SAM riboswitch aptamer (S box leader) from a Gammaproteobacteria bacterium, 125 nucleotides, folded computationally. The organism belongs to Gammaproteobacteria, within Bacteria. Model confidence (mean pLDDT): 83 of 100. Its Rfam family is "SAM riboswitch aptamer (S box leader)". From the family's description: The SAM riboswitch is found upstream of a number of genes which code for proteins involved in methionine or cysteine biosynthesis in Gram-positive bacteria.
[in-house]
RNA sequence: UACUCAUCGAGACCGGCUGAGGGACAGGCCCAGUGACGCCGGGGCAACCAUCGGGGCUCACCCCCCCGAAAAGGUGCCAACUCCUGCGGGAAGCGGACAAUGUCCGCCUCGCCGAUAGAUGAGGG
Numbered sequence: 001u002a003c004u005c006a007u008c009g010a011g012a013c014c015g016g017c018u019g020a021g022g023g024a025c026a027g028g029c030c031c032a033g034u035g036a037c038g039c040c041g042g043g044g045c046a047a048c049c050a051u052c053g054g055g056g057c058u059c060a061c062c063c064c065c066c067c068g069a070a071a072a073g074g075u076g077c078c079a080a081c082u083c084c085u086g087c088g089g090g091a092a093g094c095g096g097a098c099a100a101u102g103u104c105c106g107c108c109u110c111g112c113c114g115a116u117a118g119a120u121g122a123g124g125g
């Protein structure tokens, strides 16, 4: 670090140092001298890998898949959905044009869906 797979609506804070911005960008909306962001120490959350047990597959074992346990190991994480929107579509409402019971356009709302991007883990040349 190209690429592949899985997950991303839940969860988890104290102390010390420092001292002004921080949440990538833009717009919003937030956090922040009652000290944010960052660094260090401790604590915690979770359960991806590793571990253990059961099931499936198999003649059998391994691999692989599913379910579960535990949390001492490797990571990760501990404001806000990945803070929200940004691209495409969907649904409700309102308005308008055509002219006819619909087609199109505009506005607006929606933790509705998808894509992209990103993050984390596991593979991986």
Stems, first nucleotide, its partner, number of pairs: 001125001003123006013042005021031003025086004043078003048074002051069006082117001087114003090110002093107006